Annotation
Predicted 3D model of a 73-nucleotide RNA (transfer RNA) from a Candidatus Moraniibacteriota bacterium. The RNAcentral record of the sequence draws on ENA.
[in-house]
RNA sequence: GCGCCCAUAGCUCAGUCGGUAGAGCAGUUGCCUUUUAAGCAAACGGUCCCAAGUUCGAGUCUUGGUGGGCGCA
Numbered sequence: 001g002c003g004c005c006c007a008u009a010g011c012u013c014a015g016u017c018g019g020u021a022g023a024g025c026a027g028u029u030g031c032c033u034u035u036u037a038a039g040c041a042a043a044c045g046g047u048c049c050c051a052a053g054u055u056c057g058a059g060u061c062u063u064g065g066u067g068g069g070c071g072c073a
Base pairs, nucleotide, nucleotide: 001072002071003070004069005068006067007066010025011024012023013022019056028042029041030040031039049065050064051063052062053061
């Protein structure tokens, strides 16, 4: 230099054919328990890496950029 893959909650990851985003763990609150742990329940937590485009509508499609990984030279 060229090609491919990845980027979504604090962490690990889902998200089908474009229809307005979820799980587990962690943390918070409550219940239970003499207390802790364990267990149960609830709520909270998101500018979907950045920017632009297409579209009535983008996590998803297109383009450029950034960061990471792999391969070739």